Record summary:
Transfer RNA from an uncultured Candidatus Saccharibacteria bacterium, 73 nucleotides, folded computationally. It was read from a public genome assembly. Its Rfam family is "tRNA". It is annotated as a transfer RNA.
[in-house]
């Protein structure tokens, strides 16, 4: 320099046809159990790397930029 992934709560993902974000650990707090380990509900927490566009509506569509991987010169 070319091409190609990925980037979404604390960490690991999903979301594949645009409709107001979910799943599993983990976190709280009740409950159950003599306790310990376990099990059960409930609940807190993200605006989708940043910019910007199209759209009535964008995590999904387009340009740009930006980290990291991978192949190529």
């Nucleotide at each position: 320099c070319g091409g190609g992934g990925c980037u979404u709560g604390g960490c690991g993902c999903a979301g594949u046809u645009g409709g107001u974000a979910g799943c599993g650990c983990g976190c709280a707090c009740g409950c159950c159990u003599g306790g310990g380990g376990g099990g059960c509900g409930u609940g807190a927490g993200g605006u989708c790397g940043c910019c910007a566009g199209u759209u009535c509506a964008a995590g999904u569509c387009u340009g740009g930029u930006a980290g990291c991987c991978c192949c190529g010169a």